This is a predicted structure of a 351-nucleotide part of an RNA (small-subunit ribosomal RNA, central domain) from an uncultured organism. Its mean pLDDT, the model's own confidence on a scale to 100, is 87.

Context: one part of a larger RNA
């Protein structure tokens, strides 16, 4: 002395479900697994440490002891821990009644708008830019009126607003259906918490099959721009794609760069859902309360910034990561994938 870390220095698995494991509420009884405590065997010798002795001394030897932290048995202790048995109701569930919400799945449905059709009106220019050109129009566009088609995506409400585990969900009606939240406090009786593997879910591109395609639109073609422009931004065009349906893909600055669960620690304000007092009884205000979702700060923490009851404060049980850069989200090898890649992940050698 027997590790420190993880918001931004390297370090929370993209999220969830849950196995093994780990941890785990109050009471009482018994047992005695750890657990102590006393004994009794063993724990070779040589080192090692401590006395004393022997070579003139030392190193080196000899001789006593101590150490050997360890196992076994034996007696005994019963807080704690474990294990049986009984109970409890505070954790956790279950039940009822209520309201909030773009939660998910389908399936129908509207309305504005761009586009394209078809026909009137109507005439020379429309479009586009910093400016223009490509492009479109006398075979009649562009403006405008009626009438058809056909995809997508949902203006105001709309929020500094909800709802969801994450991704992420927004017209509008129906059906099916997940969670959460408030009262009430009837029921179960620790059923909890976590979580290696394992499963599930997972934005955009991107893949395979089949529909679909108005807008936009990687490449590609063209006009510009430029000394040049094989780009940037910019115009005209335009194929995958973007839509759908089923099956892959598994990845991100998947971010709150901040794992989950639980307890306890000052206040202020501002919004959504809930129910409760107070009341001229009124959806107002007001007061205290439960969940969410923001600002600001007391302590306290921080390398600082800042974080401060939604913690990065104060403890506590589990997971999962870090450990000097590069070289590496890399190479071999494994598993996965139609592919494209995707998971896991080294060294040499340079600083």
């Nucleotide at each position: 002395c027997u590790g420190g870390g993880c918001g931004u220095a390297a370090a929370g698995c993209g999220u969830g479900u849950g196995u093994a494991g780990g941890c785990g509420g109050c009471c009482a009884a018994g047992u005695g697994u750890g657990u102590c405590a006393g004994g009794u065997g063993u724990g070779a010798a040589a080192g090692c440490c401590u006395g004393c002795u022997g070579c003139u001394c030392a190193a080196c030897a000899g001789u006593a002891g101590a150490a050997u932290u360890g196992c076994g048995c034996c007696u005994g202790a019963a807080a704690c821990u474990a294990c049986u048995u009984g109970g409890c109701u505070g954790g956790a569930g279950a039940c009822u009644c209520g309201g909030a919400g773009g939660g998910g799945u389908g399936a129908g449905u509207g309305g504005a708008a761009u586009u394209c059709c078809u026909g009137g009106u109507g005439u020379a220019g429309c479009g586009g830019u910093g400016a223009a050109a490509u492009g479109c129009g006398u075979a009649g566009a562009u403006c405008u009126c009626a009438g058809g088609a056909g995809g997508a995506a949902c203006a105001c409400c709309a929020a500094u607003g909800g709802c969801g585990a994450a991704u992420g969900c927004a017209g509008c009606u129906c059906a099916c259906u997940g969670g959460a939240c408030g009262a009430g406090u009837u029921c179960u009786g620790a059923c909890g918490c976590u979580c290696a593997g394992a499963c599930a879910c997972g934005a955009a591109a991107g893949c395979g099959u089949g529909g679909g395609g108005a807008g936009c639109g990687a490449a590609c073609g063209g006009g510009a721009u430029u000394a040049g422009a094989u780009a940037c931004g910019c115009c005209c065009u335009g194929u995958a794609g973007u839509c759908c349906a089923c099956g892959c893909c598994g990845u991100c600055a998947a971010c709150g760069u901040u794992g989950c669960a639980c307890a306890c620690u000052a206040g202020c304000u501002u919004u959504c859902g809930g129910g409760g007092g107070c009341u001229u009884c009124g959806a107002c205000c007001c007061c205290a309360u439960c969940g969410g979702a923001g600002g600001c700060c007391a302590a306290g923490c921080u390398a600082a910034c800042g974080c401060g009851a939604u913690a990065a404060g104060u403890g506590u049980g589990c997971c999962g990561c870090c450990u000097g850069a590069g070289g590496a989200c890399u190479a071999c090898g494994g598993c996965c994938g139609c592919a494209a890649g995707g998971c896991u992940a080294c060294g040499a050698c340079u600083c």